[in-house]
Molecule: transfer RNA
Organism: Attheya longicornis
RNA sequence: GUUAAAGUAGAGCAAUUGGUUAGCUCAUUAGGCUCAUGCCCUAAAGGUUGUAGGUUCAAGUCCUACCUUUAACA
Numbered sequence: 001g002u003u004a005a006a007g008u009a010g011a012g013c014a015a016u017u018g019g020u021u022a023g024c025u026c027a028u029u030a031g032g033c034u035c036a037u038g039c040c041c042u043a044a045a046g047g048u049u050g051u052a053g054g055u056u057c058a059a060g061u062c063c064u065a066c067c068u069u070u071a072a073c074a
Base pairs, nucleotide, nucleotide: 001073002072003071004070005069006068007067010026011025012024013023019057028044029043030042031041032040050066051065052064053063054062
C1' cells in the first nucleotide's frame, strides 16, 4: 500500500427481513439475610450503538467518507 473482519454500559457478549422503552452475564451501589464477612435474594444506576453525513414514516441494522484494532497478501 491492497483486501477482509470488527467497533453496542466499567469488562465480556446479544439484538430475528429495518419496526413497540437497545437486552443478558459479571462487576458497582442500596436494601434484605447473617454475630460479622462472604454466599444467597430483591432493586437501582450505568448506552446518544467509533465519528460525520445520506436513504427511509422508522436505522445498532442499509449506503458513503473518515478514525481505531485485528488478520491475510504485497